Large-subunit ribosomal RNA, domain IV from an activated sludge metagenome, 344 nucleotides, folded computationally. Its Rfam family is "Bacterial large subunit ribosomal RNA". Its family is annotated with ribosome and structural constituent of ribosome in the Gene Ontology.
Context: one part of a larger RNA
RNA sequence: CUCGGGAGAAGGAACUCGGCAAAUUGACACCGUAACUUCGGAAGAAGGUGUGCCUUGGUAGCGUGACCGGAGAAACACCGGAAGCGUGAAGAGGUCUCAGAGAAUCGGUGGCUGCGACUGUUUAUUAAAAACACAGCACUCUGCAAACACGAAAGUGGACGUAUAGGGUGUGACGCCUGCCCGGUGCCGGAAGGUUAAGUGAUGGGGUGCAAGCUCUUGAUCGAAGCCCCGGUAAACGGCGGCCGUAACUAUAACGGUCCUAAGGUAGCGAAAUUCCUUGUCGGGUAAGUUCCGACCUGCACGAAUGGCAUAACGAUGGCCACACUGUCUCCUCCCGAGACUCA
Repeated sequence: CUCGGGAGAAGGAACUCGGCAAAUUGACACCGUAACUUCGGAAGAAGGUGUGCCUUGGUAGCGUGACCGGAGAAACACCGGAAGCGUGAAGAGGUCUCAGAGAAUCGGUGGCUGCGACUGUUUAUUAAAAACACAGCACUCUGCAAACACGAAAGUGGACGUAUAGGGUGUGACGCCUGCCCGGUGCCGGAAGGUUAAGUGAUGGGGUGCAAGCUCUUGAUCGAAGCCCCGGUAAACGGCGGCCGUAACUAUAACGGUCCUAAGGUAGCGAAAUUCCUUGUCGGGUAAGUUCCGACCUGCACGAAUGGCAUAACGAUGGCCACACUGUCUCCUCCCGAGACUCA
């Protein structure tokens, strides 16, 4: 020096990306326990007190209950008592140590906030999460030889099920809600019309033949789905404006004008896991705060099941703060063990 363990004056996070690591807490009994809440929780919240041994005493009580008694005709029914066995306080008195949950086992706690409701699942071997799943919600397909899937097929799953069923897609408990746009794309519907393949084959023409005919060609007419066309549909894919002016201080613009659009972003939220400018501005916390919390709204570039906003509980989840605690640090020191190293 490396690894493992132990102790430390005064201070106590000043360390550091970050209390990482370590320390604190820890058992049982009793007292006591806030906001909030889906009334279940939160909660072991928090915060306190006690704990050995001896005597009372294996006592009071509790459990079990042989057996005995009562009334009765009797009972495995009722009433009363009770040995033995098991368990076993409280209170009071006494007593010893520095120390009585004497060792070991054995929660640190609280506050604000983001995300995800939750328990679960995941990158075997750098990621456990806010990712996946989830119950719930919604749309859509499917009438049974179902839809759908595997398979040249036979057949099988779906299902020995039958729309309260099964498949697909999205969202993701609960609560309050889910605005406007069908122009584009998709899907669904539409006895008309247009276009249109094979097929049909009116008419004309060519070859050959005396002719009937055979044959080549021309292609009027009729002719499906699809597409065009007409509607519907956004919890289908998706989308949700600009400029100018205006109020008796100023500022701002409820108001007006104009252009464009299928329609111009509603509720709610907002410097946010989203804010570039930005360490925005104000307030709080600190002596001092690019983080944090609360507001403001000028949203570069939030926004409603590609869900919006809230939310108790939960989380080896992210950020911030406080108490306790500590060798993380000021600032290092000592002890024990195993290596490395030197010598034999």